[in-house]
Molecule: small-subunit ribosomal RNA
Organism: uncultured prokaryote
């Protein structure tokens, strides 16, 4: 830093950015130096090499070479090469792997008086006399071979015997010393003890070996403190076990081994067992502490095919050695025999994955050897591999038409990019040619020097090079041969464009991709790193996410249900004293290589030589004493005892008692009772309930009672008595830190639940019954079992909760209350003051995420216990304990997610509360829904019935007029630069008009007419033609713009600036009044403001002024008529103005805001009614009004045309029209209107027609003409009927429009005369000039589908008690697990897929104990009648001692065999989990979630 939320703060997990690596995988790859290179299968291994050497120990063997001799076949001598074998030293190093090991196995410190040590150094002694064997070699035998058997014969530095004995050991003795056993010296005497020779022409007091002994030196052995994995779901391990005494055995101590003998010995400070793993210097990582890790190079162990042995030697139980057992391979002639790369190289398996079957002993070091020299896969090189580290290099400087091309684009240009071309330079590295070091120093010889010296040491001289010509140098030639990975959505540096369309795909976490993807692919262009760059794995950091440094636990995970009390931790004052811890100085070690520091050599760096620091340690030494510790004295403040006193549902047992329910018996009395929301089921005439008496029994204790008491927690409540445990407070006395806590242990512990035996009034799981319900295994109601109750014994768990572990000590205040004491007071009792011990509230500091906690802390400080460390799985499996049993404790994995979680905010919601409003309900008045028809809509239908609107807010909606047209649909006939629009380019003259002919037209042929300006270049104009381009009512209102609707004319919605919160957000906007109204007023951590309201506009109602035609007409005067003269007074028309503001009074009220009521007024509390519609919601509606981004079509989705279609029709809903009649209908007669509208129009008035209309005509571009009234009112007939009510629907008949009424107009007459008698459930409108009713105008329009829309006057009611429910809407609280916001959100069975898991009869395995068998090989021991060179005796025949075969006993590897422990695989079935796309059931939980 990213990710939980709408947004905030917290916890808290997940994920990233670093560094790393013996790495591997992909892409790519020019060079050099210096490093690394089977982490897997301690799998198996073909080949060849890795350990030999000495002839100056020994014998034989005897090449070249050379002398002699020769019968030329040879032979003899010198000579000493080679080589096998006796003998010597090495082979135990050096080289490899890490099975095993948790282990004195590894580090460190120490000790060994308990101990070996070849080679090597130092000193001291010595080196005589003898012998008897063997291999080899030769003969002979066996065998495929390995090889082996006899015979016979030989030598030593092999091997025995004797002798000497400086020494030495063993016994005795005798002093000195120490830390214990004991060591160390001397020492009369006894006794035992050794040895080898070689070498040179010669010689030597010469080298090289040999014995003894002593020191050293190096290398081992043992032995002890001290450190370092897991796990208790391993808790008890052990019999040579522990210890002694004695023997043995070893180099040595020791149960190492044995005999007896004791019964020890180890653990909760983790024994014993599992399970992992070689240890360490160290490396990697981190500020550090710490964590992880033990490639490479050191140093220690193990180990060598596997399992057991011993032998040989200074040293082995021995990687290239013996002997046995076994798997496994290989050879055989089938009898037998051979072997062990985990030495170097290679080879197969294995496996993501690790080289060459190279050179060479030149250096460096081992072996042997005087020595030359051999040997040497140790080791020095080189090869491979980008496996890491480090250096270098792919050029440099100039060059703008900003080339071309690519990409992008708003079409201007930008960008790649000075980059390229171009010009002038350089020569690193590869390459070419030439020169050319160091690693080289030695031994050995040959000289010299120094020495007593030939030893040792120094100088010259000569020789010695695998790598190797590769370093490095010079000269050439040429920009010429040398750039890739990876990413660009946040984290996280770096953006466009195209493809695709939850598809292909990306993904590290968040999470992109459903047609404008910065997330996929692909280009371009940018970052980033670089011979490499990314991926993946792994470990450390980041993670203070196990927190020692450095966390938590009221509600986020987490205080054990709750005393007591072990072990252990902790621990009050003082006094000298020790010196454990603790600090300080010396010392010894802490290998070396790392690291790190400082100067140094490869040109530099890597790397690498050199010194210094370090290595935080562990020993010893000396000195401090304050803390701590220990051990002794006293001491009282903590704790504890005694003494007096009251309080109290602690506790346990007995015993008593009143109410009340049920039951039981009897009076009395009748028909119900009972029980709900409402009923049933039940109980009652065989007398219930009711109500009186009398009894049984059983279980709980009303009032007090309280927010009170008591107990450690569970818990405890009638009274009375016994026993009984604790707390408190007063006093003095006494004890002398007895204290706190407390793992393990034990005690106790609600309720339900078991076991035994009682008991059983009432209640009541379970059961059954009515009921409710869609269904109800529930919630209600009747009954009712176990239980509840007693007394025993179990169980041990609860939301056992304050969700707060326990002590002790500090830290402002108020205030109520429960027990005491004390003061004061008073006759007393209260009151009041102060003190302790409880119980409760409010709050200040502090503290906390915040909520809140705040002396009864969750402040500050201490001591100990207990827990927790993402969320599911999982208070789960499995294993162990406990339990009769239910179940209880202890408890995890795999597996899925990225989140779960807490606390507070803002909305929204709620069948949660409060408040107000609205024709919302309610009172009323009319309608809808039945009927006929009009008219939209859904279905269906068709070629096509174009499209779009769909709860409210779609359905007489867009459409203020679908017969063509409209017209977007359908069938068909045409065009293709196109019906329109602008530009080019060519090419012809007209354009227009008008005629015929074909054809449904479009359209096509044909014929007539026919310019015009000019600068003479051409323009204008109309055809053709050709490119650009038009056209689209196609698509996408989920890409938009503009506009609309709707919440709603509801009263809200917001913002500076202060303030308050860690913050989101709060406050203002709350609140108390008030109002239509966030409208005013008033308090107030708020002050102001804006959009919204009202007002400002319009209209209408009233009155003045001005004006007075075409309007009026009171008075005059005229006329048929304001028709004319005249007038302005009326009305009216249209400008202006005035009026209304709670002004005014009287009441309420805070004496505000505002209401009430009177008056005046045309008009009274916004007068009536319009226009105006905050911030926002609905991805609401419209791409078919227009615009418009993308996409899609282009001889067609486009244009043109004629005829169809939108006008169909089983049907279903909407909104309306006539109605169903007497408040009517139908006739005749009279009456009063306003809004508008008219020149292709409205038409007076006259003629004709029954009329719709037709002919004439007249007036009027309009206050002039004209369209122009009906309900009313008057008079007449109708008489409750499907009618003189309704008026559909059909038939003929007409009129008008219009090219043109067939599909498909109005409208007129005649005739027909349907349904319908008021219209279920359900729903609508409206509070006044309103509803109900009557008409009339107007847009669109040729006409009309007008009952529609928009307007106008006429006539003219009823009703509102009131907010208790419905709707909707507004505030204020409250509760949420909602926020897409209840049309939410989420639970479980089942039903199909998938993963992991547990159980399960079992089957297969490891691995481990144990009884018995068998018992190889080998050590020991016993035996040895068989065999026998050395030494002894001896009659020389043989005896004897010692050996060896045999052989026998203890021990044992492998094996067999019987039972058990762990533990892994698999198992038919079978159990829960978890995850899946929209299945099925219900609705458990989230709001009072609908039964909290």
């Nucleotide at each position: 830093a990213g990710u939980u939320u709408g947004a905030u703060c917290c916890u808290g997990g997940c994920u990233c950015a670093g560094a790393g690596u013996g790495a591997a995988c992909g892409c790519u790859g020019g060079c050099g130096g210096c490093g690394u290179g089977g982490u897997u299968c301690a799998g198996a291994c073909a080949u060849g090499c890795a350990a030999g050497u000495c002839g100056a120990g020994c014998g034989a063997u005897g090449a070249a070479a050379u002398a002699c001799c020769u019968u030329c076949g040879g032979g003899u001598g010198u000579g000493g090469a080679u080589u096998a074998g006796c003998g010597g030293c090495a082979a135990a190093c050096g080289g490899g792997u890490g099975c095993g090991u948790a282990a004195c196995a590894c580090g460190u410190u120490a000790a060994c008086a308990a101990u070996c040590u070849g080679c090597c150094c130092u000193a001291a002694a010595g080196a005589u006399c003898g012998g008897a064997a063997u291999a080899g070699c030769u003969u002979g035998a066996g065998g495929a071979a390995a090889c082996u058997c006899a015979a016979a014969u030989u030598a030593a530095u092999g091997c025995c015997g004797g002798a000497u004995g400086u020494g030495g050991c063993a016994c005795g003795g005798a002093g000195a010393c120490u830390c214990a056993u004991g060591u160390c010296u001397c020492u009369a005497g006894u006794g035992c003890u050794a040895a080898a020779g070689c070498u040179u022409g010669a010689a030597a007091u010469g080298g090289c070996g040999c014995u003894u002994u002593a020191g050293g030196a190096u290398g081992g052995g043992c032995u002890c403190g001290c450190g370092g994995c897991c796990u208790a779901u391993c808790a008890g391990c052990u019999u040579g076990u522990u210890g002694g005494u004695g023997a043995g055995g070893u180099a040595a101590u020791g149960g190492c081994u044995c005999a007896c003998c004791a019964a020890g010995g180890c653990u909760u400070a983790g024994a014993c067992g599992g399970g992992u793993a070689g240890c360490u210097g160290g490396u990697c990582u981190g500020a550090g502490a710490g964590g992880a890790u033990g490639a490479u190079c050191a140093g220690c162990c193990a180990c060598a095919c596997u399992g057991g042995g011993a032998c040989u030697g200074a040293g082995a139980u021995a990687c290239g050695g013996c002997c046995c057992a076994g798997a496994c391979a290989c050879c055989u002639a089938c009898g037998g025999g051979u072997g062990g790369c985990a030495g170097c190289a290679g080879u197969u398996u294995c496996g993501a994955a690790u080289c060459a079957u190279u050179c060479a002993c030149a250096a460096u070091g081992g072996g042997g050897g005087c020595a030359a020299c051999c040997c040497u896969g140790a080791u020095g090189g080189u090869g491979c591999a980008a496996c890491g580290c480090c250096g270098c290099g792919u050029g440099a400087g100039g060059g703008a038409u900003g080339a071309a091309g690519g990409c992008c684009u708003u079409c201007g240009g930008g960008u790649c990019g000075u980059a390229a071309a171009c010009c002038u330079c350089u020569g690193u590295c590869a390459c070419c040619g030439g020169g050319g070091a160091g690693c080289a120093a030695c031994a050995a010889g040959c000289g010299g020097g120094u020495u007593c010296a030939u030893a040792g040491c120094c100088c010259g001289c000569c020789c010695u090079g695998a790598g190797u010509u590769a370093a490095c140098c010079c000269g050439g030639a040429g920009a010429g041969g040398a750039a890739g990975c990876a990413g660009u959505g946040g984290c996280u540096a770096a953006c466009u464009c195209c493809g695709u369309g939850c598809c292909a795909g990306c993904a590290g976490c968040c999470g992109c991709g459903g047609u404008a993807a910065u997330a996929c692919g692909g280009a371009g262009a940018c970052u980033g790193c670089a011979a490499g760059c990314g991926u993946u794995a792994c470990u450390c950091g980041g993670a203070u996410u196990c927190a020692c440094u450095g966390g938590g636990c009221g509600u986020a995970a987490a205080g054990g249900g709750u005393g007591c009390g072990u072990a252990g931790g902790c621990g009050g004052a003082u006094a000298g004293a020790u010196g454990u811890g603790u600090g300080a100085g010396g010392u010894g070690u802490g290998a070396a290589a790392u690291c790190u520091c400082g100067g140094g050599g490869c040109u530099c760096a890597a790397c690498u030589g050199c010194a210094g620091a370090a290595c935080u340690g562990c020993g010893c030494u000396c000195g401090a004493a304050a803390c701590u510790a220990c051990a002794u004295g006293g001491c009282u403040a903590g704790a504890g005892u005694a003494u007096c006193g009251g309080a109290g549902a602690g506790g346990u047992g007995a015993g008593c008692a009143g109410a009340a329910u049920u039951c039981c018996a009897g009076g009395u009395g009748u028909a119900g009772c009972g029980g709900u929301g409402a009923a049933a089921u039940g109980c009652g005439u065989a007398g219930a309930u009711a109500u009186c008496u009398g009894g049984a029994g059983g279980a709980a204790u009303a009032c007090c009672a309280a927010c009170g008491g008591c107990g450690a927690a569970g818990g405890c409540a009638g009274c009375u008595c016994a026993c009984u445990g604790g707390a408190c407070g007063a006093u003095u006395a006494c004890u002398g830190a007895c204290g706190c806590u407390g793992a393990g242990g034990g005690a106790c512990g609600a309720a339900a639940g078991c076991g035994u035996g009682g008991g059983g009034a009432g209640c009541g799981a379970a059961a059954g019954g009515g009921a409710u319900u869609a269904g109800a295994u529930a919630c209600c109601c009747c009954u009712g079992u176990a239980g509840u109750c007693c007394a025993u014994g179990c169980c041990g768990u609860a939301a056992a909760c304050g969700u707060u572990g326990u002590g002790c000590a500090c830290u402002c205040g108020c205030u109520a209350u429960u027990g005491g004491c004390g003061g004061u007071u008073u006759c007393g009792a209260c009151c009041c003051c102060g003190u302790c011990a409880g119980u409760g509230g409010c709050u200040u500091a502090g503290c906390u995420a915040a909520c809140g906690c705040g002396a009864u802390a969750a402040g500050u400080g201490u001591a100990c216990c207990g827990c927790c460390u993402g969320a599911g799985g999982a208070c789960u499996a499995c294993g162990g304990u406990c339990g009769c049993a239910a179940g209880a404790c202890u408890a995890a994995a795999a597996c899925u997610c990225a989140a779960a979680g807490g606390a507070a905010u803002u909305g929204a919601c709620g069948g949660g509360u409060c408040c107000c409003c609205g024709c919302a309900c309610a009172a009323g008045c009319g309608g809808u829904g039945g009927a006929g028809c009009a008219u939209g809509u859904g279905g269906c239908u068709u070629a096509a019935u174009u499209c779009g609107a769909u709860g409210c807010a779609a359905c007489g909606c867009g459409a203020a007029g679908a017969a063509c047209c409209u017209u977007a649909c359908c069938a068909g006939g045409c065009c293709u630069u196109g019906a329109c629009a602008u530009g080019u380019a060519g090419u012809g003259g007209a354009c227009c008009g008008g005629u015929g002919c074909a054809g449904a037209g479009a359209u096509g042929c044909a014929c007539c007419u026919u310019c015009u300006c000019u600068u003479c270049g051409g323009a204008g104009c109309c055809g053709c033609u050709u490119c650009a381009c038009a056209g689209g009512u196609g698509c996408u209102g989920c890409a938009u713009g503009g506009c609309u609707g709707u919440c709603g004319u509801c009263a809200g919605c917001u913002c500076g600036u202060g303030u308050c919160g860690u913050g989101a957000g709060a406050u203002g906007u709350u609140c108390g009044g008030u109002u239509a109204a966030g409208u005013c007023c008033g308090u107030c951590a708020a002050c102001g403001a804006g959009c919204g309201c009202a007002a400002c506009c319009c209209c209408u109602g009233u009155c003045c002024u001005u004006a007075g035609u075409u309007g009026c007409c009171a008075g005059c005067a005229u006329u048929c008529a304001g028709u004319u003269g005249g007038g302005g007074a009326c009305u009216c028309u249209a400008a202006g103005g005035a009026g209304a503001c709670a002004a005014u009074c009287u009441g309420u009220u805070u004496u505000u805001a505002a209401c009430a009521g009177u008056g005046g007024g045309a008009a009274g509390g916004u007068g009536a009614g319009g226009a105006u519609g905050a911030c926002g919601u609905c991805a609401a509606g419209u791409c078919c009004g227009c615009a418009u981004g993308g996409c899609c079509c282009u001889u067609a989705u486009g244009c043109c045309c004629a005829g169809g279609g939108c006008u169909a029709c089983a049907c279903a809903c909407g909104u309306g029209c006539u109605a169903c009649a007497a408040u009517g209908g139908c006739c005749g007669g009279u009456a009063c209107a306003a809004u508008g509208g008219g020149u292709u129009g409205c038409u007076a008035c006259c003629u004709c027609g029954c009329g719709a209309g037709a002919g004439g005509a007249u007036g009027c571009u309009a206050a002039u003409c004209u369209c122009c009234a009906a309900a009313g009112c008057u008079a007449g007939g109708c008489c409750c009927a499907g009618u003189u009510c309704g008026g559909a629907u059909u038939g003929g008949a007409g009129u008008c429009u219009g090219c043109a009424a067939c599909u498909c107009g109005a409208c007129u007459g005649c005739a027909u005369g349907a349904a319908g008698u008021a219209g279920g459930a359900a729903u609508u409108g409206c509070u006044a000039g309103u509803a109900a009713u009557g008409g009339c105008g107007u847009g669109u329009c040729a006409g009309c589908a007008a009952u529609a829309a928009c307007g106008c006057c006429g006539u003219g009611a009823a009703u509102a008690c009131g907010u208790u429910c419905c709707c909707g809407g507004g505030g204020a609280u409250u509760g949420u697990a909602c926020a897409c916001a209840c049309c939410g959100c989420c639970c479980g069975u089942c039903a199909c897929a998938u993963c992991a898991u547990g159980a399960a009869a079992g089957c297969c395995g490891g691995u481990u104990u144990u009884g018995c068998c068998c018992g190889a090989a080998g050590u020991a021991c016993g035996u040895g009648a068989g065999c026998u060179a050395a030494c002894c005796c001896c009659u020389c025949g043989g005896g004897g001692a010692g050996g060896c075969a045999g052989c026998g006993u203890c021990c044992u590897a492998c094996g067999g065999u019987g039972a058990g422990g762990c533990u892994g695989g698999u198992g038919a079935u079978u159990g829960g989990g978890a995850u899946g796309a929209a299945g099925u059931c219900g609705u458990a939980a989230c709001a009072a979630g609908g039964u909290a």